A computed fold for a 97-nucleotide RNA from Roseateles sp. DAIF2, annotated as SAH (S-adenosyl-L-homocysteine) riboswitch aptamer. The source organism's lineage runs through Bacteria, Pseudomonadati, Pseudomonadota, Betaproteobacteria and Roseateles. Its mean pLDDT, the model's own confidence on a scale to 100, is 78.
């Protein structure tokens, strides 16, 4: 750095349907895939933290000399987020009455 999972960012209900995902259709003899279209589903897909698969970097070791093994890629303290279509409701905080 990438993949996946978990947690946090206070919740609930309804609604629209972009991406992703699933299914189907079209083409060209067949298959796969892309594109396009249709249907279904769909508003934590974002940020932070932790873990994880793989890759990369550094150190050490082994012998089969280019492969393998292993460790690390940070630690402590203090303070602290910004966001998430639309409508409604609740919670929380502040102010007013």
């Nucleotide at each position: 750095c990438c993949u996946u999972c978990c947690g946090a960012g206070g919740a609930g209900c309804g609604u629209u349907g972009c991406a992703a995902c699933c299914u189907c259709u079209c083409g060209c003899a067949c298959c796969c895939u892309u594109c396009a279209g249709a249907g279904g589903c769909c508003a934590g897909g974002c940020u932070c933290g932790g873990a994880u698969c793989g890759u990369c970097c550094c150190a050490g070791g082994a012998c089969u000399u280019g492969u393998c093994c292993c460790g690390g890629g940070c630690c402590a303290c203090u303070g602290c987020a910004a966001c998430c279509g639309c409508g409604c409701u609740c919670a929380c905080c502040c102010g007013c009455a």